[in-house]
RNA sequence: GGCUCCAUAGCUCAGGGGUUAGAACACUGGUCUUGUAAACCAGCGAUUGUAAAUUCAAAUCUUGCUGGGGCCU
Numbered sequence: 001g002g003c004u005c006c007a008u009a010g011c012u013c014a015g016g017g018g019u020u021a022g023a024a025c026a027c028u029g030g031u032c033u034u035g036u037a038a039a040c041c042a043g044c045g046a047u048u049g050u051a052a053a054u055u056c057a058a059a060u061c062u063u064g065c066u067g068g069g070g071c072c073u
Stems, first nucleotide, its partner, number of pairs: 001072007010025001012023002018056001027043005049065004
């Protein structure tokens, strides 16, 4: 330098054009317990890496950039 994959909550991921962007773990509070853990209930938390394009409508499709992984030279 070329090709390719990935970027959504604190972490791991789902969501493949319109529905309130969800799950598990973590965290906080409560119930239970002599106490802790476990279990159960509730809560908190992401304008989806960034800038554009397409569209009536974009986390989703397209392009640039940034960051990360892999392959080739």
Record summary: The RNA shown here (transfer RNA) has 73 nucleotides and comes from Alligator mississippiensis. The source organism's lineage runs through Eukaryota, Chordata, Vertebrata, Tetrapoda and Alligator. RNAcentral holds the sequence, with entries from Rfam. Its Rfam family is "tRNA". By type it is a transfer RNA. Its mean pLDDT, the model's own confidence on a scale to 100, is 82.